[in-house]
RNA sequence: CCCGUACAGGGGCAAACCCAUCGUGAGUUGGGGACGCAAAGCUUCCGGUCUUGGAUCAAGACAGCGGGGCUGCCAUG
Numbered sequence: 001c002c003c004g005u006a007c008a009g010g011g012g013c014a015a016a017c018c019c020a021u022c023g024u025g026a027g028u029u030g031g032g033g034a035c036g037c038a039a040a041g042c043u044u045c046c047g048g049u050c051u052u053g054g055a056u057c058a059a060g061a062c063a064g065c066g067g068g069g070c071u072g073c074c075a076u077g
Base pairs, nucleotide, nucleotide: 003077004076005075012037013036017032018031019030020029022027035064041070042069043068045067046066047065048062049061050060051059052058053057
């Protein structure tokens, strides 16, 4: 440096739901809350699902739907 992953240590993130908020909407953001996650960190490049419209098209949402790309802590093989 690259790949893999049991046992650990220090930790990290935060589903559903509730309150508030923004958005036509999918959904976002903040707080509470934990279902889970070794990348549940970042990124719409590809597929997928969802939303909107004047709908064989266009715009948008989802990174915790899957793939890809970039980056990363510790231990160990």
The RNA shown here (c-di-GMP-I riboswitch aptamer) has 77 nucleotides and comes from Thiobacillus sp. The prediction has a mean pLDDT of 87. The model forms 95% of the base pairs in the Rfam consensus. The organism belongs to Thiobacillus, within Bacteria. It was read from a public genome assembly, where an Rfam model found it.